[in-house]
Context: one part of a larger RNA
RNA sequence: ACGAACGUUAGCGGUGUGGAUUAGGCAUGCAAGUCGUGCGCGAAAGCCUUCGGGCGAGGAAAGUGGCGAACGGGUGAGUAACACGUAAUCAACCUACCCCUGAGACCGGAAUAACCACGGGAAACCGUGGGUAAUGCCGGAUGUUCCUUUCAGAAGGCAUCUUCUGAACGGGAAACGGCGGCUUCGGCUGUUGCUCGGGGAGGGGAUUGCGGCCUAUCAGCUUGUUGGUGGGGUAAUGGCCUACCAAGGCGGCGACGGGUAGCGGGUCUGAGAGGAUGAUCCGUCACACUGGGACUGAGACACUGCCCAGACUCCUACGGGAGGCUGCAGUCGAGAAUCUUCCGCAAUGGGCGAAAGCCUGACGGAGCGACACCGCGUGCAGGAUGAAGGCCUUAGGGUCGUAAACUGCUGUCAAGCCCUAGGAAAGGCGGAGUGUUAAUAGCGCUCCGAUUGACCAAGGCUAAAGGAAGCACCGGCUAACUCCGUGCCAGCAGCCGCGGUAAUACGGAGGGUGCAAACGUUGUUC
Numbered sequence: 001a002c003g004a005a006c007g008u009u010a011g012c013g014g015u016g017u018g019g020a021u022u023a024g025g026c027a028u029g030c031a032a033g034u035c036g037u038g039c040g041c042g043a044a045a046g047c048c049u050u051c052g053g054g055c056g057a058g059g060a061a062a063g064u065g066g067c068g069a070a071c072g073g074g075u076g077a078g079u080a081a082c083a084c085g086u087a088a089u090c091a092a093c094c095u096a097c098c099c100c101u102g103a104g105a106c107c108g109g110a111a112u113a114a115c116c117a118c119g120g121g122a123a124a125c126c127g128u129g130g131g132u133a134a135u136g137c138c139g140g141a142u143g144u145u146c147c148u149u150u151c152a153g154a155a156g157g158c159a160u161c162u163u164c165u166g167a168a169c170g171g172g173a174a175a176c177g178g179c180g181g182c183u184u185c186g187g188c189u190g191u192u193g194c195u196c197g198g199g200g201a202g203g204g205g206a207u208u209g210c211g212g213c214c215u216a217u218c219a220g221c222u223u224g225u226u227g228g229u230g231g232g233g234u235a236a237u238g239g240c241c242u243a244c245c246a247a248g249g250c251g252g253c254g255a256c257g258g259g260u261a262g263c264g265g266g267u268c269u270g271a272g273a274g275g276a277u278g279a280u281c282c283g284u285c286a287c288a289c290u291g292g293g294a295c296u297g298a299g300a301c302a303c304u305g306c307c308c309a310g311a312c313u314c315c316u317a318c319g320g321g322a323g324g325c326u327g328c329a330g331u332c333g334a335g336a337a338u339c340u341u342c343c344g345c346a347a348u349g350g351g352c353g354a355a356a357g358c359c360u361g362a363c364g365g366a367g368c369g370a371c372a373c374c375g376c377g378u379g380c381a382g383g384a385u386g387a388a389g390g391c392c393u394u395a396g397g398g399u400c401g402u403a404a405a406c407u408g409c410u411g412u413c414a415a416g417c418c419c420u421a422g423g424a425a426a427g428g429c430g431g432a433g434u435g436u437u438a439a440u441a442g443c444g445c446u447c448c449g450a451u452u453g454a455c456c457a458a459g460g461c462u463a464a465a466g467g468a469a470g471c472a473c474c475g476g477c478u479a480a481c482u483c484c485g486u487g488c489c490a491g492c493a494g495c496c497g498c499g500g501u502a503a504u505a506c507g508g509a510g511g512g513u514g515c516a517a518a519c520g521u522u523g524u525u526c
Base pairs, nucleotide, nucleotide: 001524002523004522005521006520007519008518011376012375013374014373015372016371017369018368024332025331026330028329029328030327033067034066035065038064039063046055047054048053074287075286076285084211085210086209087208088207089206090205093204094203095202098200099199100198101197102196103195104194106140107139108138109137115130116129117128118127119126120125146171147170149168150167151166152165153164154163155162156161177192178191179190180189181188182187213259214258215257220250221249222248225247226246227245228244229243230242231241232240262284263283264282265281266277267276268275269274289310290309291308292307293306312323313322314321315320340366342365343364344363348362349360350359351358352357379409380408381407382406389400390399391398392397413467415462416461417460418459422456423455427451429449430448431447432446433445434444435443436442470515471514472513473512474511475496476495477494481510482509483508484507485506491498492497
C1' cells in the first nucleotide's frame, strides 16, 4: 500500500468502490428499435340503428420498404504476435450518415409479401392456387466531369510511377418520389429525399524501424518453406492462393521448442535509480456454449443474425422441434470472499423520425457492504472532606482521580415539524417582429409567455446531556508494571526466547501505553 478476507467492536455523513475463484451451469423479467411525410391493405370488442347500415376507424395489429441493429454494454479464455506502445510509410487502399461543391433524374416492364381459398403438422412452422403496391426489383435511353485501354504534350517524383491538358474505342445512373403553397389547370414555387462526380471531416485497412516475460536440463529449425514468372483473389500490397522454375530462408545479437501472460496511459513503493503491478477510469486488441463456415451490408465472418458439427438443457402426439446472461438484476455450484430480480428517461449521449415523439439495465439516481479515503460527534466549564468502591501497601498511606456525584451552560449529529434553492435549458406550443419569396404558404432568425425533475436536499423551528467507545499491547527489539493463580503443566511466541514454587513473557485482576469508529490477525507487493 490493497478490488482484500477473518476475529472483536460499532453513532452519523460525503466521495469512491464491490465475483480477483468455475471463460462453471442458468429459472424469470428487461437490455434495439424506429419511420404512415416511401407503399398496398385494414379487422374486432363495444355502442347506436329507420335493420339498409352508422360510429368505433382509415385508428390498432400484421406485412412490404428504408435506416439502425458492426455503436453502446460485458469479459480476459486465447494471444509472446506488428497484439500493444512509439515513430514513420501507403506513388498499394476503403469509407453509410455529416459538411462544401459541379451536373443530372427520360421511356417502359415483370413480379411478390400482405390478403383470400384449399391443404399438411402435436408444435415450430410450411405447401399449392388466386391476387395487389412502392423510395422494392428489372430492361432500354442519356451521360461532361467518372472507370478501362491506347496515343500526343507538359510538369514532378520514390523503382513499379504520379499529376495536369487534349483526342479515340468500349463501359456504367437515377425515385420528379413524399409533404406544403399559389394557380388562368398549362404550370410556377418552397422543402425533403434520389443518381453520378470532386473535395473535406471523422473512422477504418495494410506495411515498416525501435521497445517491453522466464527457460539452453529446448541447438539446430523450415517444403508454401525463401525467391522468381504466369494466373487467381482482395478495397488494397503480398506465397494471401495456385501452376511452373530456382534452392533458398532463419539461428549463440538465442532460431525452433516448452512455460507463463491480454497490451498501454497508469497504479503501488522508493530520496532517486529501480522493483512490483495492469481492479475501478481512458485508449487498444481478442472473445461471445465449443469448433468450423459463409451470407447480407459502407462496415461483420456479426454477444441477444444465419448454416453445419459437437457437448449440455428443455418441449414432444416420438414424426420432429427450441435454447445459449463473458448485458442489468437475480439463482445454483465451487470458494476465505464480492451487492437490489429497485426508480427514471428529468439531465448527458445514442438509434429512428420533417416533427411531435418512441426506444435506450448506455446513462442519471436510489438500495446493500466500516471495503477504502475524508469529515463530524459521543459534550463544555466549575467541582476535594480527594466520597463510596476496586487495586496495591512498609498498614502510615498511595492510586483510579476533577474522574464521579453535584452546579451552571451549549446544541453539532441522530429524532420530530415546516419549507423549498439549484441541477432546466432546449425542443415543441401560444403571441409579436424580421429575412427569403409574387405570397399574409412554407422555411430560417430574434424576443416575450406558459410547460417539462427519477432523485438529492441548503435553510428555519422544537425538545433534550439525553441515543453514540472500542480494540490491541505492556521481557528486549518497542511506548507502557504490580498482585494473585499455575508450577517445563496449562500455555505464549514475529525474532531472541518465556514456564521445573515469589513468572513485569502463561491465565485473571488493578493500573498503564498506543490507535480510535475502529483495532488487531492473516495474505501479497515495494